A computed fold for a 72-nucleotide RNA from a marine sediment metagenome, annotated as transfer RNA. The RNAcentral record of the sequence draws on MGnify. Its mean pLDDT, the model's own confidence on a scale to 100, is 81.
Parts: sequence; structure tokens; C1' cells
RNA sequence: GCCUCUGUAGCUCAACGGAAAGAGCACUGGCCUCCGAAGCCAGGGAUGAGGGUUCGAUUCCCCCCAGAGGCA
Repeated sequence: GCCUCUGUAGCUCAACGGAAAGAGCACUGGCCUCCGAAGCCAGGGAUGAGGGUUCGAUUCCCCCCAGAGGCA
């Protein structure tokens, strides 16, 4: 330098172009307990950046950024 893949919550992962983007763990508050742990209830938190297509984009297209792999 070229090619391929990946990028969603603190972490690990979902989401046929269409409903308020979900789950587990973690975190916070409450219940429980002598205090914790466990358990139960509730809550906060995310689409890498910028454009485009579309009535509608996490999803499709372009470009950039970051990471992984391959070739030279």
C1' cells in the first nucleotide's frame, strides 16, 4: 500500500428496512437480614464520526476513524 471482517449499555451479545433498540452479568435504590451474601422488586445507562438513499436506517450505499486477520 491492497483485500476481507468487526464497531450497539461498564462487559458479553441480540435486533426480517417499520412498535418505546432488547437480554445476561455488572451498577444504583428498596425489600429481606443482627450485618453481609443469596433471593425478590424497581431504576439509570448504548447504535464509532460525517454524508446519501428511503415515508421510515442499528440494518442499504459513500467516505473517514478505530480494531482484527490476510497479501505484498